[in-house]
RNA sequence: GCCCCGGUAGCUCAGUUGGAUAGAGCAAGUGCCUCCUAAGCGCUAGGUCGGACGUUCAAAUCGUCUCCGGGGCACCA
Numbered sequence: 001g002c003c004c005c006g007g008u009a010g011c012u013c014a015g016u017u018g019g020a021u022a023g024a025g026c027a028a029g030u031g032c033c034u035c036c037u038a039a040g041c042g043c044u045a046g047g048u049c050g051g052a053c054g055u056u057c058a059a060a061u062c063g064u065c066u067c068c069g070g071g072g073c074a075c076c077a
Stems, first nucleotide, its partner, number of pairs: 001073007010026004019057001028044005050066005
């Protein structure tokens, strides 16, 4: 330098033939239960979907650029 994969909640991830209020588990807060704790059962909060621009009536999803992480190839007097 070229190519590929990934970036979505505090953590691990799902969701990409564009469409309904963006989800799950764990963690957190809180309630019930219990003498107390844990466990169990509920509820709640938490997101500009890495960033910018574009296409579209509509973008996590499509295009361009860019940042970060991982991998492959090439170059290395």
Molecule: transfer RNA
Organism: Isoalcanivorax pacificus W11-5